[in-house]
RNA sequence: GCCUAUAUAGCUCAGUCGGCAGAGCGCAGCCUUGGUAAGGCUGAGGUCACCAGUUCGAUUCUGGUUGUAGGCA
Numbered sequence: 001g002c003c004u005a006u007a008u009a010g011c012u013c014a015g016u017c018g019g020c021a022g023a024g025c026g027c028a029g030c031c032u033u034g035g036u037a038a039g040g041c042u043g044a045g046g047u048c049a050c051c052a053g054u055u056c057g058a059u060u061c062u063g064g065u066u067g068u069a070g071g072c073a
Base pairs, nucleotide, nucleotide: 001072002071003070004069005068006067007066010025011024012023013022019056027043028042029041030040031039049065050064051063052062053061
């Protein structure tokens, strides 16, 4: 330099058919217990990396930028 994949909650990741953003762990509160652990219930937490395009409507499709990983030279 070229090619490919990838970027979603604090962490690991779903969301694959374009129409509300989710799970597990973690965090907070409550219940339970004599107390703790375990367990149960509830809740908070998101610029879906960034900029444009297509569309009535984009996490999702297209182009570009940036970061990360891999491959070729």
The RNA shown here (transfer RNA) has 73 nucleotides and comes from an uncultured Clostridia bacterium. Its mean pLDDT, the model's own confidence on a scale to 100, is 80. Rfam family: tRNA. By type it is a transfer RNA.